[in-house]
The RNA shown here (transfer RNA) has 84 nucleotides and comes from a Candidatus Jorgensenbacteria bacterium. The prediction has a mean pLDDT of 82.

RNA sequence: GCCCGGAUGGCGGAAUUGGUAGACGCGCACCGUUCAGAACGGUGUGGGAGCAAUCCCUUGGAGGUUCGAGUCCUCUUCUGGGCA
Numbered sequence: 001g002c003c004c005g006g007a008u009g010g011c012g013g014a015a016u017u018g019g020u021a022g023a024c025g026c027g028c029a030c031c032g033u034u035c036a037g038a039a040c041g042g043u044g045u046g047g048g049a050g051c052a053a054u055c056c057c058u059u060g061g062a063g064g065u066u067c068g069a070g071u072c073c074u075c076u077u078c079u080g081g082g083c084a
Stems, first nucleotide, its partner, number of pairs: 001083007010026003019067001027045006046057004060076005
């Protein structure tokens, strides 16, 4: 230099053919249980605003296509692999 793949909440990791982003697990918070703890069970858990109802934002970054993009197109950053 050329080719192929990856980047999604705090972490791992899903998301059918473009159609509610974040399933599931871990972690965390609170509660139960215990003399106390561990383990186990229940509820909740992306970020921001709000008393609340609710609203806005979010898939490495920037554009584009579309009614609608994590997904398609272009550029780009980082990263894994292959070829020379």
Record summary
Rfam family: tRNA. From the family's description: Transfer RNA (tRNA) molecules are approximately 80 nucleotides in length. The family's RNA type in Rfam is transfer RNA.